[in-house]
RNA sequence: GAAGCCCGCCAGACCGCCGCUGGCGCAAGGCCCGAAAGGGCGCGCUGGAGGAACGUCCGGACUGCACAGGGCAGCGCAGGAGCUAACGGCUCUCCACCGUGAGGUGAGGAUCAGAGCAACAGAGACGAGUCGUGCCGGGGCAACCCGGUGCGGGUGAAACGGGCAAUCUCUGCGCGCAGCAACACCAAGUAGGUUGGCUUUGAGGCGGCCCGCCGAGCCAACGGGUAGGUGGCACCGAGCCGUCCGGGUGACCGGCGGCCCAGAUGGAUGGCGGUCACGGCGCCGGCUCCGAAAGGGGUAGACGCCGCACAGAAUCCGGCGUACCGGCGGACUUCACAC
Numbered sequence: 001g002a003a004g005c006c007c008g009c010c011a012g013a014c015c016g017c018c019g020c021u022g023g024c025g026c027a028a029g030g031c032c033c034g035a036a037a038g039g040g041c042g043c044g045c046u047g048g049a050g051g052a053a054c055g056u057c058c059g060g061a062c063u064g065c066a067c068a069g070g071g072c073a074g075c076g077c078a079g080g081a082g083c084u085a086a087c088g089g090c091u092c093u094c095c096a097c098c099g100u101g102a103g104g105u106g107a108g109g110a111u112c113a114g115a116g117c118a119a120c121a122g123a124g125a126c127g128a129g130u131c132g133u134g135c136c137g138g139g140g141c142a143a144c145c146c147g148g149u150g151c152g153g154g155u156g157a158a159a160c161g162g163g164c165a166a167u168c169u170c171u172g173c174g175c176g177c178a179g180c181a182a183c184a185c186c187a188a189g190u191a192g193g194u195u196g197g198c199u200u201u202g203a204g205g206c207g208g209c210c211c212g213c214c215g216a217g218c219c220a221a222c223g224g225g226u227a228g229g230u231g232g233c234a235c236c237g238a239g240c241c242g243u244c245c246g247g248g249u250g251a252c253c254g255g256c257g258g259c260c261c262a263g264a265u266g267g268a269u270g271g272c273g274g275u276c277a278c279g280g281c282g283c284c285g286g287c288u289c290c291g292a293a294a295g296g297g298g299u300a301g302a303c304g305c306c307g308c309a310c311a312g313a314a315u316c317c318g319g320c321g322u323a324c325c326g327g328c329g330g331a332c333u334u335c336a337c338a339c
Stems, first nucleotide, its partner, number of pairs: 001335004006330005012276007020048007030041004050310001054321002057319005062179004074175005079093005094108001095106004109170002114168002116164002131152009183231004193222006204214003239259004244255004278307005284301001286299005
């Protein structure tokens, strides 16, 4: 210098104007929506997407239901040892395969418990059997046939000894079911229920009273649910950060210090302008290399235009998988050259 391999980090920055939304404080007075429960409206301060918030694949927290104990069925996992709340995740390691190598991949328990499967070629493919031939025995005048035993050629991944468990199966281990639309609370209706009282000896209605007319319901209490609302739910936590200390090869664990860090339910996290940065293209002049020249290459820069990915929380957390314009840093490998 070229090619490669593994790991980590970033995901534009700042300013101005206008908005959206959570929390806290002030004010506790008013107004609005609603029957109520409850919600909203002001001012100030402050917080406001990600490495994958995604897919919802796996594991947990949490909640309800079920549950003495054991077993069957079903589903899942599979070298060994560990990490962890748990896992199908992760770490170290053995083995196998790929790579010159750094490294990568692994669906790596069991095939004398049983069953099933094997294209093409080949006489024959997992049931058995036999293509050629030597010897032995039997039959036959002989060609040859039958049985036993040995050898050989060819085909094929594999020829009687095995293979496949990513076919069933066996072994060991794990798993109760459902999911925040869980679940808890408050709580309308001229919806419905139960109980009690009154009522054709007229309840009740016709806006208050009388007459008149109609003619079977009316009233109260109670409790359950629905619409609607609130909590769950924005979390002092399997929490986040640290060039810190200790243990461990490592995943990880313990300690110390610091921090409080989005959150709705028409669903916030945005829009516009400017400056700078980054990438691409065009053009301009500069330096430099090759060349006689024309011209071509490299490089830093000014200006203009365009672009800036994948994607957006919805109960929370740990993983896995997938998507992604580009940029930065570190360890290592191979090759070439120079010393």

Predicted 3D model of a 339-nucleotide RNA (Bacterial RNase P class A) from Ottowia sp. Lineage of the source: Bacteria > Pseudomonadota > Burkholderiales > Comamonadaceae > Ottowia. The sequence is in RNAcentral, with records from ENA. A source record names the gene rnpB. Its Rfam family is "Bacterial RNase P class A". Its family is annotated with tRNA processing, ribonuclease P activity and dimeric ribonuclease P complex in the Gene Ontology. It is annotated as a ribozyme. Rfam's curators write: Ribonuclease P (RNase P) is a ubiquitous endoribonuclease, found in archaea, bacteria and eukarya as well as chloroplasts and mitochondria.